[in-house]
Context: one part of a larger RNA
Parts: sequence; structure tokens; C1' cells
RNA sequence: CGCUCGUGAAGGAACUCUGCAACAUGGCUCCGUAACUUCGGGAUAAGGAGCGCCCUUGAGGGUGUUAAAGCCUUUGGGGGCCGCAGUGAAAAGGGUCUAGCUACUGUUUACCAAAAACACAGGUCUGUGCCAAGGCGUAAGCCGACGUAUACAGACUGACGCCUGCCCGGUGCCGGUAAGUUAAGGAAGAGGGUUAGCCGUAAGGUGAAGCUCGCAACCGAAGCUCCGGUAAACGGCGGCCGUAACUAUGACGGUCCUAAGGUAGCGAAGUUCCUUGGCGGGUAAGUCCCGACCUGCAUGAAUGGCGUAACGACUGGACCACUGUCUCCACGAGCGACUCG
Repeated sequence: CGCUCGUGAAGGAACUCUGCAACAUGGCUCCGUAACUUCGGGAUAAGGAGCGCCCUUGAGGGUGUUAAAGCCUUUGGGGGCCGCAGUGAAAAGGGUCUAGCUACUGUUUACCAAAAACACAGGUCUGUGCCAAGGCGUAAGCCGACGUAUACAGACUGACGCCUGCCCGGUGCCGGUAAGUUAAGGAAGAGGGUUAGCCGUAAGGUGAAGCUCGCAACCGAAGCUCCGGUAAACGGCGGCCGUAACUAUGACGGUCCUAAGGUAGCGAAGUUCCUUGGCGGGUAAGUCCCGACCUGCAUGAAUGGCGUAACGACUGGACCACUGUCUCCACGAGCGACUCG
């Protein structure tokens, strides 16, 4: 010096990102126990008292017996004894208040993340009528299911309570189909190539049928265009100017644009840039926390909104208890290190 422990004056979180770590609490019996609450909880809430041994006495239970004694056991009363200390060793919640998030028990990054992430009952939408939809497989076949819409599949949301506004212009999906557009295919017609024949002394010209090469009016579905519907489908949810008998503000008016201009709630938020917003509370002092305000850079309703008892090895703040975390370190023990062998 390292590791693992023990003890500590006075103070008691001043340590530090953070009470990290350690201390403290701890069992049983009795007393007592708040807000809030989904009436189950919260709750071992909190906060207290007792606990050993000896003598004595009462009551209950068991065993046993004719009855009992005895023995085992539970529980109360009285009196006494000892120590610093009686759950005498070991094992055995620290607690309270407040806020955020997630309802909850669960699940997860085997080996740096256990969470507010995932799941979850519950809610909603969509598909599917059975040889179901959906899925695996080249297929046979199988799962779905030896099920049958109170079922199965896909998607979103995520207990419960109160709720879930407006927009269908874009994209998607669903329905419709008169017209426009439109493929393969069919095809009237016209054209090119080839040439038996014909013309020509020849070169060559012309050229039916057939074969062949592309062209093509017209006929030709779904789709798209088009017409509707649909947002717990993907998504979206304005600007400027003026106005009230102090001022300020603007219920009110005007105007432009839009598919429609953000409703209820909540709000400097896990979202607020400016920002340590200004105000109130917590402290002697508070970039923190809580309460309100609203000027929401850039909240907002199943990408759910706002509440919520209970739950949490979750996250923030405050307090009590307690402590070597610290002021500020000291001493001790064991094992190493070190010296000798």
C1' cells in the first nucleotide's frame, strides 16, 4: 500500500451526479393507525409498550381413569431474582410527504441498458360463409380446426372513470360505371417482297394466284380517368387589419386563403427555443421541485386526450431516523504485499 472486516470525540449529508456505500430498522404479543380509495385496499401505515429466570395461583384443551393423579399443551393473575444488556448468539422491513411515467402479476438486449420499452385483460376497425380468410410447401399435402362469425385472421389502442371534436381536397380502401382512354386477340382495306404468264433482241419492265413482310379502319375487358362513400384508414386541423367612455384587452366587425382551420382537456410539460419566463411556496441561500399563469419556437383527443386507488430493484424533489459519505482522519484485526528461508 491492497483486499475483507471492527471501533470512534464533536458535528450529522457539510460528501457527492445521487445518502452511492455503509449505518440504522428488523422477530413475536398487545395497543394504535391518516389522506385517499375501484371499499378489496392503503396497512407491518405512522407511532408506542412488553419479552429472561424463580416461586405461587386461576382458567381452557389433550392423554389417561370408574373417578383421579400424573404427563403434554395454551393462556391469564400475584410475588420475587440477576446482569450493561432477556427475540441476551444467528437469521428477520428504515420510514414519511410529493410529482412524472406505466393500470396491475408478467417479458426483454445469454455477455455494458430491466425501463417510461414489450406483453397484458379491455376497446375499435378490417377481412373471412367453410374446400373460409390467412399461412407453409414446386407439389402432394398440412396448419387454421377435427374449429364455424360469441369463430378465425390482420391492424391500431392498452385496466378503470370522463371522453374521443372538425376536414374525404391529396394518398389508400370500398362501391358505381354512361362517357373518355386501353392489351392480347379478331379484322375490312391498302401497301411491300417473291414470280407462272405477258412485253422486250437484250438489259429490263409489268405482273394473277399462292406464300410472305410489316401497316391498319373497326370490334375488344379489368384498370385508369370519372361519380360517390370512408379518418379508432395514411394523414391534416390558417393569415392580416380594425374595434368598448383612462389605459390595456378585444366578446364584435372586415378581408384573403383552405378540404377543414385545433373542439373538450392539458400546458415553460419526459414537449418551451428565447429561459434560470415572470408570480407564489419549499431553503439562510434553489439553473431543482411543487402550485398556479398562458406569450403552446413546435400540446391535443385509440400515432388516443385528461384523470386515477393499487402496483414499481423505474425517474425527479422534500423531510424524519441513522450514520466515517464528509469536516478529517485515527486506531485495531485477518489475508496479501514486503524481508529472510